About this RNA: Predicted 3D model of a 75-nucleotide RNA (transfer RNA) from a Nitrososphaerota archaeon. Taxonomically the source falls in Nitrososphaerota (Archaea, Thermoproteati).

Order: sequence, then structure tokens, then C1' cells
RNA sequence: GGGCUCGUAGCUCAGCUUGGAUAGAGCAUCGGCCCUCUAAGCCGGGGGUCGUGGGUUCGAAUCCCUCCGGGCCCG
Repeated sequence: GGGCUCGUAGCUCAGCUUGGAUAGAGCAUCGGCCCUCUAAGCCGGGGGUCGUGGGUUCGAAUCCCUCCGGGCCCG
């Protein structure tokens, strides 16, 4: 220098292929119930401008372009 791939909640990930009503799960965290206490179990809450910027569109996490970061391969 070239190619491929990944980036979504504090962490691990789904959703992207085929654009559509308010963006989800588990764990963690907070509150409550239960319990002599702790743990476990049960119920509930909060937490995201979907890596950056732009484009297309009535509508973008999803399609297109640029850039940033991680990983792999080639030279």
C1' cells in the first nucleotide's frame, strides 16, 4: 500500500441480508418481596443521539460515500 471483517446499554450480543409504529435480550447495577442475616429465588425501575461526518429516501441501526478505531490475510 491492497483486500476482508467487526464497532448497538457498564460488559457479552441479537436486530442489518429483505428500510417502516417506541431499538431489544442476558449479565451487571438500583429499589421492593422473601429470609433471623447473607446468598439464591420472585417482581419492578433506570441506563442507548446504534463509532464520526455526509448522502439517498416520506422514513435509515439497516442502503451509498468519507473518516476513526480493533482484528485477520496478502505484498
Background:
It matches the Rfam family "tRNA".